[in-house]
Background: The prediction has a mean pLDDT of 81. A computed fold for a 349-nucleotide part of an RNA from an uncultured bacterium, annotated as small-subunit ribosomal RNA, central domain. The RNAcentral record of the full RNA draws on ENA, Greengenes and SILVA.
Context: one part of a larger RNA
Parts: sequence; structure tokens; C1' cells
RNA sequence: UUGGGCGUAAAGCGCGCGUAGGCGGUCGCAUAAGUCCGGCGUGAAAGCCCAGGGCUCAACCCUGGAAUGCCGCUGGAAACUGUACGACUUGAGGGCGAGAGGGGCUUGUGGAAUUUCUGGUGUAGGGGUGAAAUCCGUAGAGAUCAGAAGGAACACCGGUGGCGAAGGCGACAAGCUGGAUCGCACCUGACGCUGAGGCGCGAAAGCGUGGGGAGCAAACAGGAUUAGAUACCCUGGUAGUCCACGCUGUAAACGAUGUUCACUAGUUGCUCCCUGCCUGGUGCGGGGGGUGACGCAGCUAACGCAUUAAGUGAACCGCCUGGGGAGUACGGCCGCAAGGUUAAAACUC
Repeated sequence: UUGGGCGUAAAGCGCGCGUAGGCGGUCGCAUAAGUCCGGCGUGAAAGCCCAGGGCUCAACCCUGGAAUGCCGCUGGAAACUGUACGACUUGAGGGCGAGAGGGGCUUGUGGAAUUUCUGGUGUAGGGGUGAAAUCCGUAGAGAUCAGAAGGAACACCGGUGGCGAAGGCGACAAGCUGGAUCGCACCUGACGCUGAGGCGCGAAAGCGUGGGGAGCAAACAGGAUUAGAUACCCUGGUAGUCCACGCUGUAAACGAUGUUCACUAGUUGCUCCCUGCCUGGUGCGGGGGGUGACGCAGCUAACGCAUUAAGUGAACCGCCUGGGGAGUACGGCCGCAAGGUUAAAACUC
């Protein structure tokens, strides 16, 4: 390289947008670049292959044939691909109507709880644990009542629920704003799919500048435990967690399952939209979208998957090739740094 693979054995980029490229719906007509058929030319000789022959055989030698292919020319075919033109509506998009949700920003509002402060009542404990102690408290704690401040998070509803490309998103209200689905079949008329590079988004932790700081809490300190205890338990406690702007670009970023399209038994739950029926109830039936649980065929090494496929096919991209060395070194690129990304070899089993 070919072949074979990528849920768990090595292997799907964290996710999207999209350039080049690859691939591409239905009908008609034309063309003949690809494709196919025929002819001419070429493919030196030798060799290889086939047939026959000559050295007694063979090796060896001789004669003839065959040979994938190639360029050009030439004659032809027109199904498929391409190209040009015309047309179509199923793919795709737009329009109208309806319902539910998410993110960001600008604000505003709310209650429960924790903490602190002030005041009242009140007196000797409180707290914590397996048991204790450090700790708080007669300078009046804890408990309880009233008031105030401040920050963070939004109990119940809450769900195998919903939304989003992924990361992710839960109090309420207003403005702003993106997408999917369904119904109508009105408009455009293939405008599509994928996507190397590229660009953007991207949990937590971390970094820079400036705020904020209630609770929690790396580090740290003390008390215990223990042979020791740089831990688990306890009392404290700083970064951080929160906000604004900028950076970082990684995760078991997981469904460990790339995106898109088509096809392939059934059963059942939840949710959204449309629709039909009737005694009008959150009833029954039908169609569509999403999300779960089973389960046949089929697939799978097995486990299991099974119309949300890991089944059957198609298009395009990414990735794998024994374990360790190593996701490391060196170099490049990116970063303030931490580091990220690309990515070996010697050696060894």
C1' cells in the first nucleotide's frame, strides 16, 4: 500500500458554520469528453506465456503465435456519467397560521434559608463526635422575639419531562433575540448532501485587570485518630466559587456509537402539533414530530443493538494498524503563564 476495521478489543475530530474537492432528483432534446464496438499504427530484438520442432532427454536452441497496454487518426453506438439548452415538483428553501421552550443583555421584583450587626427577654451552657478535644460563652453565648445589612442559590411544581449543534439551560415580570416541528400545498424551481484547510462556539479548573465576598471551601493552622497520619472525622480558614471585560481551548467534552438520505415485524409509556367522533370528559380513533421501555428478522467474539440500529444499502469526512518508550523528546504554530496542538526515534518485551 492493498485488505480489514472504529459501542466495550487500537480507532468517530467536543460541537457547529462553511471554502476547495467528492457525490448528487424527474422528463425531453442535442453533443460525444468519459464509456463501448470495429479498423489503421505502435508495443525493437531477446526474455515471460502458448503451439510445434532440433541437439538420445533436459537445460539450451529454432520457427510461429499470443500478450495487458499506449498515443494519434478514422468509422460507428448513445444506455449510463459529463457538458449545453428547455421543462418539472417529490429533495431543499420561502410565505401564512398555531403551540411550547432555550441562551445573552438591559433592568426590575419576590419569598424561604444561612451569616453578621443592633435592640429586647433570659441564664449557663453551646457546639461537635464513634468517643472526644481544639472552638464559642458570665465582657452574657446558645435559645427566642423584633429590626437592619449583604451575597449567593432559586425548595415544592420536577418527571424515565422540555429546549439547545455541542458545552449546557430551572423563582417571577418586561423588552430584545435564534432554531426545530406541525397544518395549508400558495411561491422559487435542484437552489442539495458531505466537507481537507479556514472561521466560530466550547463544562470545570486556571490566568490578567477591576469590583464583590453571605455560605461553601483547595492551600494552610489547630484538635483528634494512628505505630506513623503530610489523610479519612472535627474546629477554623485564604485563593476560588459571584459580576464585568479579556485570555485559556481542555474533560469518562460519553450514547465511549461522525453527518446526511432511503428501506426493513410488532407491543407499550411520556410529550408537542393537526384532525375526526360522541354522552363533551384532559374520553375514544386517525396522521405527523420528539423522547423512553420491551421485542422479531438481521447483525454481533460475546455482551448486546434492534424504525432514535450496532440491520440492509448509498454519499462524504475523520480515525486505527502489537505492548512499553509516549500523547513524550526535538522542531513548528498558539498562549501572559499554566500549558495546548502537531508529533517521532533509539531501546525493550